[in-house]
RNA sequence: AGUCAGCUGGGCAAUUGCUGUCUAUUCUCUUUGUAGCUCGAUUAUCGAAUUACGAGGUGGUAGGUGGAGGAAAGUCCGGGCUCCAUAGAGCAGGGUGCCAGGUAACGCCUGGGGGAUGAAAAUCUACGGCUAGUGCAGCAGAAAAUAUACCGCCGCAAAAGUCUUUGGACUUUUAUGGUAAGGGUGAAAAGGUGCGGUAAGAGCGCACCGCGCGACUGGUAACAGUUCGUGGCAGUGUAAACCCCACUCGGAGCAAGGCCAAAUAGGAAUCCGUUUUUGCUGCUCGCAUUGGAUUCGGGUAGGCCGCUUGACGCUUGUGGUGACACAAUGCGCAGAUGAAUAAUUGUCCUAGACAGAACCCGGCUUAUAGGCUGGCU
RNA sequence: GCGAGAUAGCUCAGGCGGUCAGAGCGUCGGAUUCAUAACCCGGAGGUCGAGAGUUCGAGUCUCUCUCUCGC
Numbered sequence: 001a002g003u004c005a006g007c008u009g010g011g012c013a014a015u016u017g018c019u020g021u022c023u024a025u026u027c028u029c030u031u032u033g034u035a036g037c038u039c040g041a042u043u044a045u046c047g048a049a050u051u052a053c054g055a056g057g058u059g060g061u062a063g064g065u066g067g068a069g070g071a072a073a074g075u076c077c078g079g080g081c082u083c084c085a086u087a088g089a090g091c092a093g094g095g096u097g098c099c100a101g102g103u104a105a106c107g108c109c110u111g112g113g114g115g116a117u118g119a120a121a122a123u124c125u126a127c128g129g130c131u132a133g134u135g136c137a138g139c140a141g142a143a144a145a146u147a148u149a150c151c152g153c154c155g156c157a158a159a160a161g162u163c164u165u166u167g168g169a170c171u172u173u174u175a176u177g178g179u180a181a182g183g184g185u186g187a188a189a190a191g192g193u194g195c196g197g198u199a200a201g202a203g204c205g206c207a208c209c210g211c212g213c214g215a216c217u218g219g220u221a222a223c224a225g226u227u228c229g230u231g232g233c234a235g236u237g238u239a240a241a242c243c244c245c246a247c248u249c250g251g252a253g254c255a256a257g258g259c260c261a262a263a264u265a266g267g268a269a270u271c272c273g274u275u276u277u278u279g280c281u282g283c284u285c286g287c288a289u290u291g292g293a294u295u296c297g298g299g300u301a302g303g304c305c306g307c308u309u310g311a312c313g314c315u316u317g318u319g320g321u322g323a324c325a326c327a328a329u330g331c332g333c334a335g336a337u338g339a340a341u342a343a344u345u346g347u348c349c350u351a352g353a354c355a356g357a358a359c360c361c362g363g364c365u366u367a368u369a370g371g372c373u374g375g376c377u
Numbered sequence: 378g379c380g381a382g383a384u385a386g387c388u389c390a391g392g393c394g395g396u397c398a399g400a401g402c403g404u405c406g407g408a409u410u411c412a413u414a415a416c417c418c419g420g421a422g423g424u425c426g427a428g429a430g431u432u433c434g435a436g437u438c439u440c441u442c443u444c445u446c447g448c
Base pairs, nucleotide, nucleotide: 001377002376003375004374005373006372007371008370010348011347012346013345014344015343016342018067019066020065021064022063023062024061025060027059029057030056031055032054033053034052035051036050038048039047040046041045069354073365074364076363077362078361079360080359081253082252083251084250093249094248095247096246097245098112099111100110101109102108113127114125115124116123117122128244129243133242134241135238136237137236150183151182152179153178154177155176157174158173159172160171161170162169163168191209192208193207194206195205196204210233211231212230213229214228215227216225217224218223257305258304259303260302267296268295269294270293271292272291278288279287280286312332313331314330315328316327317326318325319324349352378448379447380446381445382444383443386402387401388400389399395433404420405419406418407417426442427441428440429439430438
């Protein structure tokens, strides 16, 4: 200088508050049980008022005690919990994707393999399959995927020209064929280098390197190899294109869901009254409706539960490379509902960043001043 | 707790990734008219919310963040 891992996230004191919970008090209101007394109706009782004791609740008072985070955030994944749906299987749709393990589960974590970056420590990695099929590859370029011939190189033929020792050689043009070495285009042009070979060339042949396939060895596996054999080398890229393969996924969410339950309105049942309203009907009876009372059930306001002690954390031990698992003892743990966790003062220093729980938990991602510790290059 | 969106000054298109960045209104210039409007002709105006990744190539595909709206 760099890199990785872990910890911390102002300290102390005083005063004044907010909120959960516990204890005490019996100050206030209220419910209920037992016992007694008074009055009224009445006579195995009922009702009203009141006294004492016991239990409980709301509020008050006093005291004790607990009170945000590493991300409480984003809501990106996974699970618990609750209700709904569901015989089983399949289709459709979504998600994941090297191997092995951890876990309640995961797209998370651990270890390993391959690849990329870096001098290294180390970091990153959507990393199954384009020889299952289909699609796409603009512009440029001759040609963009059953390859192809623009320039160039070369053979042969014809024509013209130049030189000439008349045998021929050279140059240019045209037509035809060969060629993938060279040029040029592009992100990408169908192995690379060298030697041989050839009219010129070419895996056409050979050596080395690379690649494919098979065997062997090591490894649980992914995969690897100073190994052996074989193939002249084949189908470029793209699946965060459709798709194929393997595995996996029911839906909604604490405003889930459960319990108690006023007033008013409406509903059902029973009873009362036929002195009331209306209809069958002019009258009587009856029925329905209307009126009154009681009871029942649904639901609203409101209240209670769900609600925080749990796949929990710290410590110690054992097993494991590790994630993690098991065991032990002790300690620790916010629970509100307009929603608390704060304010003021003093003091110290390094002058305090990001930021506030709302059913809970495991992860990921993002924000984060400063300080401390350790490993490695 | 759940869902949708962001493209020119405004309102919106953009299919299975490629010279594909477009339409209407608005704005600017010209023409027309005595003058203005309308009609007609032509032009300018965009880092496609931000940052990464996949790909030869991203407005489009994937991930993370920011903002807005709805239930």